[in-house]
A computed fold for a 105-nucleotide RNA from Halolactibacillus miurensis, annotated as SAM riboswitch aptamer (S box leader). Model confidence (mean pLDDT): 84 of 100. Of the family's consensus pairs, 97% are formed in the model. Taxonomically the source falls in Halolactibacillus (Bacteria, Bacillati, Bacillota, Caryophanales).
RNA sequence: UUCUUAUCAAGAGAGACGGAGGGAUUUGGCCCUGUGAUGUCUCAGCAACCUCUCUAAUUUAGAGGAAGGUGCUAAAUCCAAAAGGCAUAGACCUAAAGAUAAGAG
Numbered sequence: 001u002u003c004u005u006a007u008c009a010a011g012a013g014a015g016a017c018g019g020a021g022g023g024a025u026u027u028g029g030c031c032c033u034g035u036g037a038u039g040u041c042u043c044a045g046c047a048a049c050c051u052c053u054c055u056a057a058u059u060u061a062g063a064g065g066a067a068g069g070u071g072c073u074a075a076a077u078c079c080a081a082a083a084g085g086c087a088u089a090g091a092c093c094u095a096a097a098g099a100u101a102a103g104a105g
Stems, first nucleotide, its partner, number of pairs: 001105008013043005021032003026081004044073003049069002051065006077097001082094001084092001086090001
């Protein structure tokens, strides 16, 4: 960096550094931000993809754990954009794009 599969309305913050924009990209909206954001580090936490234990049973189901590998800790992946649908309204629905995990190249 590419492909495949699965998930994405739940959950979980303090301190230090730093000093201006940030919320992936474009446009629009909305929001966060000198009462110090975004980011980096430390500690803590959340979750349970890989994983571990047990049971049933044939490689799947159920229950439990959190030692290890990741991930995550404002707002639905903040919302919309493309197709479809209705009571013209809504946190509709399916994609695309993106993120994460596991596997393969």